[in-house]
Annotation:
The RNA shown here (transfer RNA) has 73 nucleotides and comes from Belgica antarctica. The organism belongs to Belgica, within Eukaryota. It matches the Rfam family "tRNA". The family's RNA type in Rfam is transfer RNA. The RNAcentral record of the sequence draws on Ensembl Metazoa.
C1' cells in the first nucleotide's frame, strides 16, 4: 500500500426495500413473600458508527469517510 468482514437501547444479538425498529440480559416500579432469591405484570432507554446518493419508501442497495477485527505483500 490492496482486499474481506463487522457497527442497531449499558451488554450479547435479530431484523435481506413497505417502517409504529425487536428479542434476551441488565435496569426502575409494582405483585408475591415475614425478608431475600425466584417468578408474574408495567414501563423508561435507539437520531440502526458519520456524511452524502439511488429510491415513491433505505437498518438493509450504492460511494466515501470513521473506528475495530482479518488476510495479503
Nucleotide at each position: 500500500g490492496c482486499c474481506c468482514c463487522u457497527a442497531u437501547g449499558g451488554c450479547g444479538c435479530a431484523g435481506u426495500g413497505g417502517a409504529a425498529a425487536g428479542c434476551g440480559c441488565a435496569u426502575u416500579g409494582g405483585a408475591c413473600u415475614c425478608c431475600u432469591a425466584a417468578u408474574c405484570c408495567a414501563g423508561a432507554g435507539g437520531u440502526c458508527g458519520u456524511g452524502a446518493g439511488u429510491u415513491c419508501g433505505a437498518c438493509c442497495c450504492u460511494c466515501a469517510c470513521u473506528a475495530g477485527g482479518g488476510g495479503c505483500u